[in-house]
Context: one part of a larger RNA
RNA sequence: CUGGGCGUAAAGCGCGUGUAGGCGGACUCGUAAGUCGGGUGUGAAAUCCCUGGGCUCAACCCAGGAACUGCAUUCGAAACUGCGUGUCUUGAGUGAUGGAGAGGGUAGUGGAAUUUCCGGUGUAGCGGUGAAAUGCGUAGAGAUCGGAAGGAACAUCAGUGGCGAAGGCGGCUAUUUGGACCAAUACUGACGCUGAGGUGCGAAAGCGUGGGGAGCAAACAGGUAGAUACCCUGGUAGUCCACGCCGUAAACGAUGUCAACUAGCCGUUGGGAGACUUGAUUUCUUAGUGGCGCAGCUAACGCACUAAGUUGACCGCCUGGGGAGUACGGCCGCAAGGUUAAAACUC
Numbered sequence: 001c002u003g004g005g006c007g008u009a010a011a012g013c014g015c016g017u018g019u020a021g022g023c024g025g026a027c028u029c030g031u032a033a034g035u036c037g038g039g040u041g042u043g044a045a046a047u048c049c050c051u052g053g054g055c056u057c058a059a060c061c062c063a064g065g066a067a068c069u070g071c072a073u074u075c076g077a078a079a080c081u082g083c084g085u086g087u088c089u090u091g092a093g094u095g096a097u098g099g100a101g102a103g104g105g106u107a108g109u110g111g112a113a114u115u116u117c118c119g120g121u122g123u124a125g126c127g128g129u130g131a132a133a134u135g136c137g138u139a140g141a142g143a144u145c146g147g148a149a150g151g152a153a154c155a156u157c158a159g160u161g162g163c164g165a166a167g168g169c170g171g172c173u174a175u176u177u178g179g180a181c182c183a184a185u186a187c188u189g190a191c192g193c194u195g196a197g198g199u200g201c202g203a204a205a206g207c208g209u210g211g212g213g214a215g216c217a218a219a220c221a222g223g224u225a226g227a228u229a230c231c232c233u234g235g236u237a238g239u240c241c242a243c244g245c246c247g248u249a250a251a252c253g254a255u256g257u258c259a260a261c262u263a264g265c266c267g268u269u270g271g272g273a274g275a276c277u278u279g280a281u282u283u284c285u286u287a288g289u290g291g292c293g294c295a296g297c298u299a300a301c302g303c304a305c306u307a308a309g310u311u312g313a314c315c316g317c318c319u320g321g322g323g324a325g326u327a328c329g330g331c332c333g334c335a336a337g338g339u340u341a342a343a344a345c346u347c
Base pairs, nucleotide, nucleotide: 003319004318005317006316007301008300012315014201015200016199017198021194022193023192025088026087027086029084030083031082033081034080035077036076037075038074039073040072041071042070049065050064051063052062053061054060091191092188093187094186098181103177104176105175106174107173108172109171110154115149116148117147118146119145120144121143125136126135162169163168206245207244208243209242210241211240215239216238220234221233222232223231256314257313258312259311260310261309264292265291266290267289268288269287270286271285272284273283274282275281276279296303297302320347321346322345329340330339331338332337
């Protein structure tokens, strides 16, 4: 390479968008590039294969045939693919109606709690631990009441509930903005799927400049006989905001995206329709989200209409362990580093 694979054994890019490319619905007519059939030419000889023959046999040699699976040209076929023409509505989309949602951005605002400060009451402890000590406190702490400041996060509601492509999103109000869903239709008429590169988004930590700083808290200081630890008392970056970088995670469903098909049962969220006994009722349907379970699949565990079943389209990735996601080089970055990515050697 071929092949076989990718939930957990090696293997699905963190997630979108989209270029090239690959693939692509139904019907009609045409064309004949692919495709199929026939003819002609060519496809050197030798070799290979078959049939004979010659060396005593064989190897070897000689003759004939077949073959040379190809190419060119020509005549035809028209199912499929391609191309062109015309049409269609089921794929895809658009418009008006409706309800649901922590989807995103901006501005404002609310209460509880922690901390600090000010004032009142009040007196000897408080705090902390396995036990202690450092620490705080008669310069009046802790406790308690009133007031003020400031920052951050939003208890209950809350739910295998909702929304988002993923990361993620949770007090309330206003404004702005994206997407999905349901039901009837009307319209466009294949406009689609995937997607190498490209491009955008992307938790936490980290970086730059400026602000902010309540609580928490790497580093650091101190406490217990000792410990670079657990525990405790403090505490700086950071955590927060604005702008700009970084581009990684067990970025997980460890499961790429899209489409079709394949028993059931139970719950739940949003929408629609129906039934009557009008109810804490029930049936159907549709889009999600969960639990069980058949066939089937699987090494097993398990998955099972939200597939890991049966198929198709396209992309990504794997190929023994270590060396190593490292070195070198390239690209990116202020840096930290990221990305692409070996080999020697060794088992």

This is a predicted structure of a 347-nucleotide part of an RNA (small-subunit ribosomal RNA, central domain) from an uncultured prokaryote.
RNAcentral holds the full RNA, with entries from ENA.